[in-house]
The prediction has a mean pLDDT of 75. A computed fold for a 90-nucleotide RNA from uncultured Leucothrix sp., annotated as Glycine riboswitch aptamer. The sequence was found by an Rfam model in a public genome assembly.
RNA sequence: AUACAGGUUACAGGAGAGAGUCAGUUUAGCUGGCCACCGAAGACGCAAAUCCGCCCGGAAACGCUCAGGUAAAAUGACUGUAAUGUGUGC
Numbered sequence: 001a002u003a004c005a006g007g008u009u010a011c012a013g014g015a016g017a018g019a020g021u022c023a024g025u026u027u028a029g030c031u032g033g034c035c036a037c038c039g040a041a042g043a044c045g046c047a048a049a050u051c052c053g054c055c056c057g058g059a060a061a062c063g064c065u066c067a068g069g070u071a072a073a074a075u076g077a078c079u080g081u082a083a084u085g086u087g088u089g090c
Base pairs, nucleotide, nucleotide: 002089003088004087005086007084008083009082010081011080012079013078018035020034021033022032023031024030025029036070037069038068042066044063045062050059051058052057
């Protein structure tokens, strides 16, 4: 001087589905029960389809719904920009 892949921080974007019902407390949101539903924290599973060329094995934004969530706000996988730092390579 420079390429790639992670990490952290800041900023911007960022979906779905109930302002359900009953009770308590307070009169405005919580807590608990019940019913319905969602898939994008996290967990779990590769039975189907997909990917790692095939099997095996594994992975995910696939499946599932334990957890979480179902007005707004907040949260939010993920994406972009900037800064910082790590690893590998030239």